[in-house]
Context: one part of a larger RNA
Molecule: small-subunit ribosomal RNA, 5' domain
Organism: uncultured prokaryote
């Protein structure tokens, strides 16, 4: 001299644009923060209204709503405690998965028994549980078939499925049949995660020098989606280390921040990419993907309900409390944009996001007036008393009106999907469905906003540190080695440009100055 996620002091006008617990991964009331689907299934309320013989009945309604089944809750949101490691960066491999996407290929036949909701009874304070009936299905489960697929002793043997809405032609008492479109099964590539191995990189300490039995390696066997001491059993005795093993301290790593000519040193907030973790340890289940923040099951410590029998919880998701701290924000508004689950869609949900509040916390950019104006007033200060200075500074004239304030008008950020319709694919087809294009019909949190127009009137807007040297600025008083400065050197003992006030001067300026830190 640059920087900061910064704090303190003293001081403040407006805007943009970022950024905000760096400490106790301390503990959390409370609220949201992950749900969709009736186009898979069977049920099925109530209020209100409305008629009445007061029994009830129509409507609300086949809606809420629970339930059974599919999808997602493995994504997105937080943390950085653990980890010196193939974690993490780069550069390669081979012995694997991959839900939902895309492209291809064969199917989608025939049947069967259950269990939730539901009633009944019962048990419990509750949290919930038990028994017994009765019911649906894209729940489950046989069997038929199976080009491809798996396994083989090459003879052969295994392994699937679901069906439902909406159109369309014929017909109409039910209803059947074909094609397309969503689905469903197998199984081929594929695209996108994902797993797993390798070379090299990636702290510090030798006042840590030896460390190592599943350890090293083979066989053979299990286990897994895959290779492997991954895990068993034999069998060899191996392997790792001053090119720093082991142990001990500290650490989540990268694009990059920050300084610096540069080399390099420090750092690793916010935004991206990897990684662990979820109240401490464990462990599995489901599943395509997890050993799962808002899922289970065990222990354990904490809180909390209890009828003492036994039950609930988990904010290191956004608010937001207490605490710690030198410090760190509203228990805020929409899903309108972008993205995400679910759903044919309509829509529904989304503390992700988009915005708005707070905080000069950091960067940026305006302003606070502009001109003229010597009687060089008037009060300050100083003074050799004569004057100097404060100083065009004020006043006084003559302007202008940026922001801020009133009042008006007032975009972009909307594309889309729906709905009508016109070509073209498709197709038996003028349904349906697709691409293009017309056209219609809304959809805005933010928003009392951006921008633009008027109104009036210098009006509402300057501090902070510093003046002995270093280092740009001097003079009075007061104080008298005392109070008290102070980064160094060093001032103050009676004239102190160094203390404390004053007047003047110097640098930054909505900020000035200290203190921490880094280069």
């Nucleotide at each position: 001299g640059a920087u900061u996620g910064a704090a303190c002091g003293c001081u403040g006008g407006c805007g943009g644009c970022a950024u905000g617990c760096c400490u106790a991964a301390c503990a959390c009331a409370u609220g949201c923060a992950a749900g969709u689907c009736g186009a898979a299934c069977g049920u099925g309320a109530a209020a209100g209204c409305u008629c009445u013989u007061c029994g009830g009945u129509g409507u609300g309604a086949g809606u809420a709503g629970a339930g059974c089944a599919g999808c997602g809750g493995a994504c997105g949101g937080g943390u950085g405690a653990g980890u010196a490691a193939c974690g993490c960066g780069u550069a390669g491999g081979a012995a694997u998965c991959u839900g939902c996407c895309c492209a291809g290929u064969a199917g989608u036949g025939g049947g069967g028994g259950a269990c939730a909701a539901c009633c009944a009874g019962g048990g419990g304070a509750a949290a919930c549980c038990c028994u017994g009936g009765c019911u649906a299905a894209u729940a489950c489960c046989g069997c038929a078939u199976a080009c491809a697929c798996u396994c083989u002793a090459c003879g052969g043997a295994g392994a699937a499925a679901a069906g439902g809405a909406g159109g369309c032609c014929u017909c109409u008492u039910c209803u059947u049949g074909a094609a397309a479109g969503c689905g469903c099964u197998a199984u081929u590539g594929g695209a996108u995660g994902a797993g797993c191995c390798u070379g090299c990189g990636u702290g510090a300490g030798a006042u840590u020098a030896g460390c190592u039995a599943g350890u090293u390696g083979g066989u053979a066997g299990g286990g897994u989606a895959c290779a492997g001491g991954c895990c068993u059993a034999c069998c060899a005795a191996g392997g790792c280390g001053a090119c720093g093993a082991u142990c001990u301290c500290u650490a989540g790593c990268u694009g990059g921040u920050c300084u610096g000519a540069g080399a390099g040193g420090a750092c690793g907030a916010u935004c991206a990419g990897c990684c662990a973790c979820a109240c401490u340890g464990g462990g599995a289940c489901u599943g395509a993907g997890a050993c799962a923040c808002g899922g289970c099951c065990c222990a354990g410590a904490c809180u909390c309900c209890u009828a003492c029998g036994g039950g609930a919880g988990g904010c290191a998701g956004c608010a937001g409390u207490g605490g710690g701290g030198a410090a760190u924000a509203u228990u805020g508004g929409a899903c309108a944009a972008u993205g995400g689950g679910c759903g044919c869609a309509a829509g529904c949900c989304u503390g992700a996001u988009c915005c708005a509040g707070c905080a000069a916390u950091a960067c940026c950019g305006c302003g606070u007036g502009u001109g003229u104006g010597a009687a060089g007033a008037a009060g300050g200060c100083c003074u050799u008393a004569g004057g100097g200075u404060u100083g065009u500074a004020a006043a006084g004239c003559a302007c202008u009106u940026u922001c801020a304030a009133u009042a008006g008008a007032g975009a972009c950020g909307a594309a889309a999907a729906g709905c009508c319709u016109a070509c073209g694919g498709u197709u038996a087809a003028u349904a349906a469905c697709c691409u293009u294009g017309g056209g219609u019909c809304u959809u805005g949190a933010c928003u009392u906003a951006a921008c633009c127009u008027a109104u009036a009137g210098a009006a509402g807007a300057a501090g902070c540190a510093c003046c002995g040297g270093c280092u740009a600025a001097c003079u009075c008083c007061g104080u008298g080695c005392c109070a008290g400065c102070a980064g160094c050197c060093g001032c103050g003992g009676u004239a102190a440009u160094a203390c404390g006030g004053a007047g003047g001067g110097u640098g930054c300026a909505a900020g000035c100055g200290c203190u921490a830190a880094u280069c």